[in-house]
Two RNAs folded together computationally: RNase P RNA and transfer RNA, 445 nucleotides in total.

RNA sequence: GGAGCCGGCCGGGUGGCCGCGGCCCGGCGACGGGUCGAGGAAAGUCCGGACUCCACAGGGCAGGACGCUGGGGAAAUCCCAGGCGGGGCGACCCGCGGAAAGUGCAACAGAGAGCAGACCGCCACCUGCGCCGGAGACGGCGCCGGAGGUAAGGGUGAAACGGUGAGGUAAGAGCUCACCAGCGUGCCGGGUGACCGGUGCGGCUAGGUAAACCCCGUCCGGAGCAAGGCCAAGCAGGGGGCACGGGCUGCCCGUCCGCAUUGCCCCCGGGUAGGCCGCUAGAGGCGAGCGGGAACGCUCGUCCCAGAUGGAUGGCCACCGCCGACCCGCUUGCGGGGAGGCACAGAAUCCGGCUUACAGGCCGGCUCCUGUU
RNA sequence: GCCCCCGUAGCUCAGGGGAUAGAGCAUCGGUUUCCUAAACCGUGUGCGGCAGUUCGAUUCUGCCCGGGGGCG
Numbered sequence: 001g002g003a004g005c006c007g008g009c010c011g012g013g014u015g016g017c018c019g020c021g022g023c024c025c026g027g028c029g030a031c032g033g034g035u036c037g038a039g040g041a042a043a044g045u046c047c048g049g050a051c052u053c054c055a056c057a058g059g060g061c062a063g064g065a066c067g068c069u070g071g072g073g074a075a076a077u078c079c080c081a082g083g084c085g086g087g088g089c090g091a092c093c094c095g096c097g098g099a100a101a102g103u104g105c106a107a108c109a110g111a112g113a114g115c116a117g118a119c120c121g122c123c124a125c126c127u128g129c130g131c132c133g134g135a136g137a138c139g140g141c142g143c144c145g146g147a148g149g150u151a152a153g154g155g156u157g158a159a160a161c162g163g164u165g166a167g168g169u170a171a172g173a174g175c176u177c178a179c180c181a182g183c184g185u186g187c188c189g190g191g192u193g194a195c196c197g198g199u200g201c202g203g204c205u206a207g208g209u210a211a212a213c214c215c216c217g218u219c220c221g222g223a224g225c226a227a228g229g230c231c232a233a234g235c236a237g238g239g240g241g242c243a244c245g246g247g248c249u250g251c252c253c254g255u256c257c258g259c260a261u262u263g264c265c266c267c268c269g270g271g272u273a274g275g276c277c278g279c280u281a282g283a284g285g286c287g288a289g290c291g292g293g294a295a296c297g298c299u300c301g302u303c304c305c306a307g308a309u310g311g312a313u314g315g316c317c318a319c320c321g322c323c324g325a326c327c328c329g330c331u332u333g334c335g336g337g338g339a340g341g342c343a344c345a346g347a348a349u350c351c352g353g354c355u356u357a358c359a360g361g362c363c364g365g366c367u368c369c370u371g372u373u
Numbered sequence: 374g375c376c377c378c379c380g381u382a383g384c385u386c387a388g389g390g391g392a393u394a395g396a397g398c399a400u401c402g403g404u405u406u407c408c409u410a411a412a413c414c415g416u417g418u419g420c421g422g423c424a425g426u427u428c429g430a431u432u433c434u435g436c437c438c439g440g441g442g443g444c445g
Stems, first nucleotide, its partner, number of pairs: 001369010012320007020037007039344001043355002046353005051224004063220005068082005083096005097215002102213002104209002119154002121150003125146002128143006162180006181205001183202008228277004237268007244258005284303008321342003326337005374444007383398004391428001401415004421437005
């Protein structure tokens, strides 16, 4: 100098003018003053909780989620550290129960696809034919056919039932042996553990797939702040009183009725519109000390940091910062000017995670290559 | 705001691990007709996107994108 890996952080600044929402103060009020006012993701709603209501004796089945080990955490598809496997020259990254419980699946190609398989090849045997040798008996070679053996070699496939060598055999084959890989198991040592190292024995080899059914282990009741609670117009409903009307009855009193037809007033329960609570002080932020390898925990100090309900958090100007198409000057890599641009997005009950989006920039640690000394 | 569902041809729908992904209507071409329609024959067109699991993904899993519905 170039190429990369990992972790953390910022994400325009200052001032002025106008405007918006919450709270406090002053004022009868109009209004004025003070103070606070988006994010690292407020997003997707993918996990987990807090909270609220409903359900609930206990147990099981079904269903769902998760899955190496240890630790952290309220919990989690979260975090930290470690183990094993895979990838990368490397910094580093990715994955994770069980396939020797059982069932299923594997298109096409291929002879054969699951305790497999004989297409070519290899090998010996039988019948027949041909050629050669031989006096003959017979022997050798080749070909057609038949019935076998063989998983070493070719070929197919994503995948073909350990690898190399030697013995063995008609040819071959863990058929036998040595070494290696891998599996199961016993013992010894290390580790809390996953697991690692060593050694003995065994059968000679067990394929893939569980984001297929399944098995094992752990966990899980349902709904969600439009949860839920309080107050409560108008209309409708119920009750009462008065008026009016009708029946008993021709009249008065009394009584009954209001579906023969109504009016006014009062009360009641549920509850709509509407309003209030839930609502923002919390698994809270910042700083320091201590414990721990880390995630994280403990203690102390300090701070209050949005709460709208058609939904506020914005607009303009000036200067500065960064990037800049393009233009000018020359000393040809410097100086000057400069239109324009400065992301993704945006609270709505709250919190912990994950994931996704993001112009530009800063800090720290590390790896590889090349050059110079 | 909270909670669900869906995405396959131009339209309406099947297909739920195995390769030529189907059906009806529509488009286009042909036959028939003087011409058109109807009818008959033929034709093209596709699994929302990106990753992962698997030998293999429209199908299974995750994340985005788009659409629809319910709750006062």
Its mean pLDDT, the model's own confidence on a scale to 100, is 81.